Overview: Predicted 3D model of a 147-nucleotide RNA (c-di-AMP riboswitch aptamer (ydaO/yuaA leader)) from Tepidanaerobacter sp. GT38. Its Rfam family is "c-di-AMP riboswitch aptamer (ydaO/yuaA leader)". From the family's description: This family represents a conserved RNA structure found upstream of the ydaO and yuaA genes in Bacillus subtilis and related genes in other bacteria. Model confidence (mean pLDDT): 78 of 100. The organism belongs to Tepidanaerobacter, within Bacteria.
[in-house]
């Protein structure tokens, strides 16, 4: 010097998931509790709308289609159901000042309520988790800074 591993700080991404104040514990940091602002979600009238076993509904971009293998049941066979995998897709994210376009790279899950919720003013309730990255393509417009 390179490579590998760990920790901390800074910066950045996803997301609503951020900032501040007070008190207590501790005292290098920090943790817990309470509250405020901000951001986000749910419930909830008239009017309007809708139709409940084929149950229904919420958060979320995460819907829908095709196909392979295996399992069990019904079946003459198809076919339907469940699990794992593959391909695509409605839709969504990133590309480091911002926006648009082009190009490039990705996601397209999971989970909750429990027979029950449409919209919905007043009003009521809840959340502010988690998980990642070490790099930084081009053009135009705008902004900021420097000379």
């Nucleotide at each position: 010097a390179a490579c590998c591993u760990g920790a901390g700080a800074a910066c950045g991404c996803u997301u609503a998931a951020u900032u501040c104040u007070u008190u207590c514990u501790a005292u290098u940091a920090a943790g817990a509790a309470a509250g405020a602002a901000g951001c986000g979600g749910g419930g909830g009238a008239c009017c309007c709308g809708a139709u409940u076993u084929u149950g229904g509904g919420g958060u979320g971009a995460a819907u829908c289609c095709c196909u392979u293998u295996g399992a069990a049941u019904a079946u003459u066979a198809u076919u339907a159901u469940c699990a794992a995998g593959g391909g695509g897709u409605a839709g969504g994210g990133c590309u480091a000042c911002u926006c648009u376009u082009c190009g490039g790279c990705c996601c397209g899950a999971a989970u909750c309520c429990g027979u029950c919720a449409g919209c919905u003013a007043a009003c009521c309730c809840c959340g502010c988790a988690g998980g990642c990255g070490u790099g930084a393509g081009a053009a135009g417009a705008g902004g900021a800074g420097g000379u």